[in-house]
Context: one part of a larger RNA
Molecule: small-subunit ribosomal RNA, central domain
Organism: uncultured bacterium
RNA sequence: UUGGGUUUAAAGGGUGCGUAGGCUGUGCGGUAAGUCAGAGGUGAAAGGUCCGCGCUCAACGCGGGAACUGCCUUUGAUACUGCCGUGCUGGAGUGCGGAUGCCGUUGGAGGAAUGAGUGGUGUAGCGGUGAAAUGCAUAGAUAUCACUCAGAACACCGAUUGCGAAGGCAUCUGACGAAUCCGUAACUGACGCUGAGGCACGAAAGCGUGGGGAUAGAACAGGAUUAGAUACCCUGAUAUUCCACGCUGUAAACGAUGAUGGCUAACCGCUGGCGAUAGAGUGUCAGUGGCCAAGCGAAAGCGAUAAGCCAUCCACCUGGGGAGUACGUCGGCAACGAUGAAACUC
Repeated sequence: UUGGGUUUAAAGGGUGCGUAGGCUGUGCGGUAAGUCAGAGGUGAAAGGUCCGCGCUCAACGCGGGAACUGCCUUUGAUACUGCCGUGCUGGAGUGCGGAUGCCGUUGGAGGAAUGAGUGGUGUAGCGGUGAAAUGCAUAGAUAUCACUCAGAACACCGAUUGCGAAGGCAUCUGACGAAUCCGUAACUGACGCUGAGGCACGAAAGCGUGGGGAUAGAACAGGAUUAGAUACCCUGAUAUUCCACGCUGUAAACGAUGAUGGCUAACCGCUGGCGAUAGAGUGUCAGUGGCCAAGCGAAAGCGAUAAGCCAUCCACCUGGGGAGUACGUCGGCAACGAUGAAACUC
């Protein structure tokens, strides 16, 4: 390379938008580039191959044939692909009507809890643990009542629920923005799919500047435990946790399952529409679950939300270790990220 693969054995990019490229519905007409056929030219000789012949044989040599699967020219064919023209509506989109949601951004509001401050009541303990101690407390703690302040998170509802491309999103409410679904069939008329590069988004932690700082809490200190205890447990506590702006760009970023379209038995739920409805059971879209037919799979299992049967495009894999390391390059303030080997060894 051919081939074979990617849920769990190596392997789906974290996610989207989209450039080039690849692929691309249906009717008719044209063209004839690809494609197919005929003819002509060329495809040197030697070599190789087949047949025959000559050296006593063979090597070797000679004659002839086929072949040289190619290229060029020309004449035709027109199913498919391409190109040109003209239509269509099923793909895709727009409009109109309705519906939905923890979808996003930015304001405002609320109660519980926690901590703190002040005052009242009140007195000797509180706290913590397996048991303790460190710690707090007669300068009046803990407990309890009243008022006040602060920051962060939103119990119940809550679900096998919903929304979002993914990350993710949950108190109530205003504004702004976006999306999806259903119905209709008025409009456009293939406008589509995928997508190397690229661009954007991207949990937590981390970084920069400025704020904020209740709770929790790396590091750190102390108390325990222990043979030791740089831990698990306890008392404290800084960064952090929160906000704004900027950076980082990684995760078991998981459904460990790329995107799109089509096809392949049933049965039982839930969510949002539409339709039907007193005949008591149901039809149909979109989504979300359970169990299974065929089929697939090494098995576990998957099974119309496929890991089944097909098609298109992209990404990725090729024994373990060395190693996601070294070197180089690119990015980053840094931390580090991206790309990414080899020797050697089993």